[in-house]
RNA sequence: GCCGGUGUAGCUCAAUGGCAGAGCAACUGAUUUGUAAUCAGUAGGUUGUUGGUUCGACUCCGAUCGCCGGCU
Numbered sequence: 001g002c003c004g005g006u007g008u009a010g011c012u013c014a015a016u017g018g019c020a021g022a023g024c025a026a027c028u029g030a031u032u033u034g035u036a037a038u039c040a041g042u043a044g045g046u047u048g049u050u051g052g053u054u055c056g057a058c059u060c061c062g063a064u065c066g067c068c069g070g071c072u
Stems, first nucleotide, its partner, number of pairs: 001071007010024004018055001026042005048064005
């Protein structure tokens, strides 16, 4: 330099154009003499950035940034 993959909650990951979710973690309450475990609940997201297509975009397209891999 060229090509490909990837970026979503604190972490690991879903969501193949129609309300952004799960598990773990956090917090509150119940239970317990207390802790852990268990049960119930709560909070947490400008979906890397920017532009475009569309009635509607995490999803499709362009550019750009970070990371990973391949070729030279």
A computed fold for a 72-nucleotide RNA from a Clostridia bacterium, annotated as transfer RNA. Its mean pLDDT, the model's own confidence on a scale to 100, is 81. Rfam family: tRNA. Rfam describes the family as follows. Transfer RNA (tRNA) molecules are approximately 80 nucleotides in length.